A computed fold for a 96-nucleotide RNA from a sheep gut metagenome, annotated as THF (Tetrahydrofolate) riboswitch aptamer. Rfam family: THF (Tetrahydrofolate) riboswitch aptamer. Rfam's curators write: Tetrahydrofolate (THF) riboswitch was first reported for Ames et al. as an RNA motif in 5' untranslated (5'-UTR)regions of folate transport and biosynthesis genes in Firmicutes genomes.
RNA sequence: GCAGAGUAGAUGUCGAAGCGUUAAGUGCUCGGUGAACAGGGAGUUGUCAUCGGGACGAAAAGUUUUACUUGCGAUUUCGGUGUCGCAUCCCGCUGC
Numbered sequence: 001g002c003a004g005a006g007u008a009g010a011u012g013u014c015g016a017a018g019c020g021u022u023a024a025g026u027g028c029u030c031g032g033u034g035a036a037c038a039g040g041g042a043g044u045u046g047u048c049a050u051c052g053g054g055a056c057g058a059a060a061a062g063u064u065u066u067a068c069u070u071g072c073g074a075u076u077u078c079g080g081u082g083u084c085g086c087a088u089c090c091c092g093c094u095g096c
Base pairs, nucleotide, nucleotide: 001096002095003094004093009084010083011082012081013080014079015078016077017076018075019073020072021071028054029053030052031051032050033049034048035047039091040090041089042088060070061069062068063067
């Protein structure tokens, strides 16, 4: 000098267990606060979490009716699996 590896995480899908269906949640948006970002350091106008505000907004049906079953929800968590993968900078690691 050239090439490469590696994380958190994001997302698709499958399974299980929940929650809602008397509408919470999810998604969008504005503001505050905080956190994380490959082995080390730095780190954003990007990401995530949380709090408050705003706009929008839904699929129920059946039965043997203290409930259950089948659905539905950009629904939650956990597990399997596929894909993508440090914004960026410096150093390090592996091979030549």